[in-house]
Molecule: c-di-GMP-I-GGC riboswitch aptamer
Organism: Gammaproteobacteria bacterium
RNA sequence: UCUGAAAAGGGCAAACCCGUCGCAAGGCGGGGACGCAAAGCCUCCGGUCCUCGGGCGCGCUGUGCCAAGGAUAGCGGGGUUGCCAGCA
Numbered sequence: 001u002c003u004g005a006a007a008a009g010g011g012c013a014a015a016c017c018c019g020u021c022g023c024a025a026g027g028c029g030g031g032g033a034c035g036c037a038a039a040g041c042c043u044c045c046g047g048u049c050c051u052c053g054g055g056c057g058c059g060c061u062g063u064g065c066c067a068a069g070g071a072u073a074g075c076g077g078g079g080u081u082g083c084c085a086g087c088a
Base pairs, nucleotide, nucleotide: 001088002086003085004084011036012035016031017030018029019028020027021026034074040080041079042078044077045076046075047072048071049070050069051068054066055065056064057063058062
């Protein structure tokens, strides 16, 4: 460098529940484990999702689009750092 078969010591934690923050997507803390070899970290690219508020349209308590802002790193790519091991 490559790889994650076996192994050791470990790590993280989906859904769901409780609390809390947020308009929301969702975040954080606790419980809990579906999974994960980067499920460590970073929104640069694409995707998906959300929006109090803004713009435009539509016979219009609503809804579609646009912009802007946001969420997701456990959607994929990319960047970056890193434990253990060796079927290489």